The part of an RNA shown here (small-subunit ribosomal RNA, 3' major domain) has 467 nucleotides and comes from a metagenome. It matches the Rfam family "Bacterial small subunit ribosomal RNA". Its family is annotated with ribosome and structural constituent of ribosome in the Gene Ontology.

Context: one part of a larger RNA
RNA sequence: UGACGGGGGCCCGCACAAGCAGCGGAGCGUGUGGUUUAAUUCGAUGCAACGCGAAGAACCUUACCAAGGCUUGACAUGCUAGUAUUAGGACCUCGAAAGGGGAACGAUUCUGAUUUAUCAGAAAGCUUGCACAGGUGCUACAUGGCUGUCGUCAGCUCGUGCCGUGAGGUGUCGGGUUAAGUCCCAUAACGAGCGCAACCCUCGUCCUGCGUUACUCUCUCACAGGAGACUGCCCUGCAUAACGGGGAGGAAGGUGGGGAUGACGUCAAGUCAGCACGGCCCUUAUGCCUUGGGCUACACACACGCUACAAUGGGUGGUACAGCAGGUUGCGAAGGAGCAAUCCUGAGCUAAUCCUUAAAGCCAUCCUCAGUUCGGAUUGCAGGCUGAAACUCGCCUGCAUGAAGUCGGAGUUGCUAGUAACCGUGGGUCAGCACACCACGGUGAAUACGUUCUCGGGCCUUGUACA
Numbered sequence: 001u002g003a004c005g006g007g008g009g010c011c012c013g014c015a016c017a018a019g020c021a022g023c024g025g026a027g028c029g030u031g032u033g034g035u036u037u038a039a040u041u042c043g044a045u046g047c048a049a050c051g052c053g054a055a056g057a058a059c060c061u062u063a064c065c066a067a068g069g070c071u072u073g074a075c076a077u078g079c080u081a082g083u084a085u086u087a088g089g090a091c092c093u094c095g096a097a098a099g100g101g102g103a104a105c106g107a108u109u110c111u112g113a114u115u116u117a118u119c120a121g122a123a124a125g126c127u128u129g130c131a132c133a134g135g136u137g138c139u140a141c142a143u144g145g146c147u148g149u150c151g152u153c154a155g156c157u158c159g160u161g162c163c164g165u166g167a168g169g170u171g172u173c174g175g176g177u178u179a180a181g182u183c184c185c186a187u188a189a190c191g192a193g194c195g196c197a198a199c200c201c202u203c204g205u206c207c208u209g210c211g212u213u214a215c216u217c218u219c220u221c222a223c224a225g226g227a228g229a230c231u232g233c234c235c236u237g238c239a240u241a242a243c244g245g246g247g248a249g250g251a252a253g254g255u256g257g258g259g260a261u262g263a264c265g266u267c268a269a270g271u272c273a274g275c276a277c278g279g280c281c282c283u284u285a286u287g288c289c290u291u292g293g294g295c296u297a298c299a300c301a302c303a304c305g306c307u308a309c310a311a312u313g314g315g316u317g318g319u320a321c322a323g324c325a326g327g328u329u330g331c332g333a334a335g336g337a338g339c340a341a342u343c344c345u346g347a348g349c350u351a352a353u354c355c356u357u358a359a360a361g362c363c364a365u366c367c368u369c370a371g372u373u374c375g376g377a378u379u380g381c382a383g384g385c386u387g388a389a390a391c392u393c394g395c396c397u398g399c400a401u402g403a404a405g406u407c408g409g410a411g412u413u414g415c416u417a418g419u420a421a422c423c424g425u426g427g428g429u430c431a432g433c434a435c436a437c438c439a440c441g442g443u444g445a446a447u448a449c450g451u452u453c454u455c456g457g458g459c460c461u462u463g464u465a466c467a
Base pairs, nucleotide, nucleotide: 001467002466003464004463005462007461008460009459010458011457012456013455015451016450019415020414021413022412023411026307027306028305029304030303031302032301033300034298035297042053043052064293065292066291067290068289069288070287073132077131078130079129081127082126083125088105091102092101093100094099108123109122110121111120112119113118114117134282135281137280138279139278143276144275145271146270147269148267150265155194156193157192158191159190160189161170162169163168174185175184176183200259201258202257203256205227206226207225208224209223211221230253233247234246235245236244237243309408313367314366315365316364317363318362319361326355327354330349331348335344336343337342374405379400380399381398382397383396384395385394421443422442423441424440425439426438427437
């Protein structure tokens, strides 16, 4: 100087407390461990791995396994030699395909020479050989880049000066204050930098301009530009300061809500499988192609979700109100068929024009507390869709079947307001497949006395046989 303390003081955070809804019990989905397997590819492992890489494993993907094949190779550059019916290749044949063998037909460009349809050379291609290609093989403890985490915590430093033999200290401490090393005062310090804040985007109010499709007067809406909030005004507390408390006006008040933005560093944190790259290793194989299988296994254990256990509910009929988005190999209306999934036909739309109907809600009615008209797993049958192809291994519909489950031990998670909770909608990925993820709106709470305790963090101080 740090680090640590079941030392002290001060302070903060959904950290506890106060509340609401959950998880932990059940069934299912997904991930992981384990086990199994020819293979169940690899990575991620306390917080900070476990609906994570993967924004979507039937083939492909695919890296794994089995079998069948190729060897200058699926791909790049260069050199050497060769090649004339060359390259290509219908078709035949072995084969699961890849690949191997045969083969009718059969090209292209440039230069030169000429007898004008031939010759010579070159290019392209092919073959051979050589350099080489190739490797999702190893090392994240050789690395770049990127990322997580402490933590959006308020800290981390420098120049000069001063103090100290020196490591170093001071500044950055102290008194107040703040979300903040924020600001004020004081001060052997005076200044400065990276952080904080502000500048950026968005939502909320108003004004102006503009108006294709929206509206047709305004309004609403869309786009563009601007105004507005600064403790500016009043009262008050404090050192008259910084600042705190209250009030007026205002759409909004003291950082207005949300986002983007992540200091010096820590964890030899993560990633050689996104990419790049040093070293090592393989080179008729650790490379490449193909078919099939596997990544989907299943005594079990954990993590994260979905659906429930019902009457604040379930069924049936009627009826109302969004926002964000996407669409031409696409979205697909109306009409018709079907109980339905879906199909037929196909208007309109390159989109403020068309696709385009939210669901909880409200009204009416049935059910009357039961393993039920709760719950929907599982299984059988019959269909539909995508796709060469749904057996391993997709999704959806109908009929039948109706399991566990009657609110969950110890423990544990999220959330302080348009939040939690409940409800649906859209998108990316995608041929098809979403209970995940990313977004969107609708309905819309309860509670916070407080900081003793738990966890994490900041500042000062103290002890130490630790570095």